[in-house]
């Protein structure tokens, strides 16, 4: 990378650096952004896919590996993202 499975209307933000674009990509909308977006870093937090422990096997607890903390995955279409298993 391809194939398979699951989820994608819940939840959770501050500070610093940078300096113009950003919301994955395409088209069309809509929106965020010099009152500093996006990105990166630190801390904090959310969730519970994998993981660990307990269990009355229904589930519960923890948070080590991921993920996430504008808007339903921003919306529509094509589709995509994340996690897990196998090769």
């Nucleotide at each position: 990378u391809g194939c398979c499975c699951a989820u994608c209307a819940a939840g959770a933000g501050c500070a610093g650096u940078c300096g113009a674009g950003g919301g994955c990509c395409g088209u069309g909308g809509c929106c965020c952004u010099a009152u500093g977006a996006c990105a990166c870093u630190g801390c904090c937090g959310c969730a519970a896919c994998c993981u660990g422990c307990c269990c009355u096997c229904g589930g519960g607890c923890a948070a080590g590996g991921u993920g996430c903390g504008a808007a339903c995955g921003c919306c529509a279409c094509g589709c995509g993202a994340u996690g897990g298993a196998g090769u």

Description: SAM riboswitch aptamer (S box leader) from an Acidimicrobiales bacterium, 87 nucleotides, folded computationally.